[in-house]
RNA sequence: GCCCCCGUAGCUCAGUUGGAUAGAGCAUCGGUUUCCUAAACCGAGGGCCACUGGUUCGAAUCCAGUCGGGGGUA
Repeated sequence: GCCCCCGUAGCUCAGUUGGAUAGAGCAUCGGUUUCCUAAACCGAGGGCCACUGGUUCGAAUCCAGUCGGGGGUA
């Protein structure tokens, strides 16, 4: 240089024939319970889906480019 995969919440990930308010677990915060703590249970906050542009009535999802990470190849 070329080819392939990945980028979604603080962390680990799901969401893949485009469709209505983007989800789970852990963590954090509040509450119930307890003499206290832990555990258990209930609830809350936290994201414009790496970035830019395009296609479409509609994009996390499709296309192009850029950036970052990983792998392959002379």